[in-house]
């Protein structure tokens, strides 16, 4: 470099829900919490989907697909 994730082990992220704080809202985000993840790391390019507006503007990367970057096994 490259392909794949059956087994192991190291650590790793954190749905729902409760709470504080922020947002008109979808939501973020801090702690508590684990339903689950092999990129559920990181990008709003292309689709969905929500929120919103006179036009507009946003939110989702744990809804897919695509970019990049990376652990640990195994070939």
């Nucleotide at each position: 470099a490259u392909a794949a994730g059956c087994u192991a082990a190291a650590g790793c992220c954190a749905a729902a829900c409760c709470u504080g704080c922020u947002g008109u809202g979808a939501g973020g985000u801090a702690g508590g919490g684990a339903c689950g993840g092999a990129a559920a790391g990181c990008c709003a390019c292309g689709g969905g989907u929500c929120u919103g507006u006179g036009a507009a503007a946003g939110a989702u990367a744990g809804c897919c697909g695509g970019g990049u970057u990376g652990c640990c096994u195994u070939g």
The prediction has a mean pLDDT of 83.
The RNA shown here (c-di-GMP-I riboswitch aptamer) has 75 nucleotides and comes from an uncultured Desulfobacterales bacterium.
The sequence was found by an Rfam model in a public genome assembly.
Rfam family: c-di-GMP-I riboswitch aptamer. Rfam describes the family as follows. GEMM was predicted in a large-scale screen for bacterial structured RNA regulatory elements. Genes associated with GEMM are involved in a diverse array of functions, including chemotaxis regulation, signal transduction, secretion and chitin.